[in-house]
Formats: sequence, structure tokens, C1' cells
RNA sequence: CGGGGGUGAAGGCAAACCCGGUGCGAGCCGGCGACGCAAAGCCACGGGACCCCACGGGUCAGCCGGGCUACCGAA
Repeated sequence: CGGGGGUGAAGGCAAACCCGGUGCGAGCCGGCGACGCAAAGCCACGGGACCCCACGGGUCAGCCGGGCUACCGAA
């Protein structure tokens, strides 16, 4: 340095419900909250699911795969 890993340390993210806003909708934003997450950081490239003003357009990255980036460094 890399891999593996998440022991330890420092931390991080935030499901569902509820409240407010927004969108035709899937959903998204903020608050609360914490089910969980070693990439639950980012990307819509492939598959998949979902929506619609439907043959086209969109949503989901915490569905699977893939790509890029990242903290620590005990066995």
C1' cells in the first nucleotide's frame, strides 16, 4: 500500500408509524422515530418491482447484479 475483515476505537446512515409540504401517481422533501445497515455513500448500466398524462415517459440504489468513491486496521 492492497485485500480481507468490522475485533476495537471514532463515528455515520435511518425502516415502519405519525405530522407538515409536494407530485396524477409510484414517490420525494422536512420533522419525529429507530427496523436495520461494513458502504443503507454516489451512479438508472443490466435484471426486477411499482406508477402514469401510456407503446412512451417516470419511480425505487434499504430488491439483485455491476461501476465509482470512502473510515479504522485487532486476528

c-di-GMP-I riboswitch aptamer from Arthrobacter sp. B0490, 75 nucleotides, folded computationally. NCBI's taxonomy places the organism under Bacteria, Bacillati, Actinomycetota, Micrococcaceae, Arthrobacter.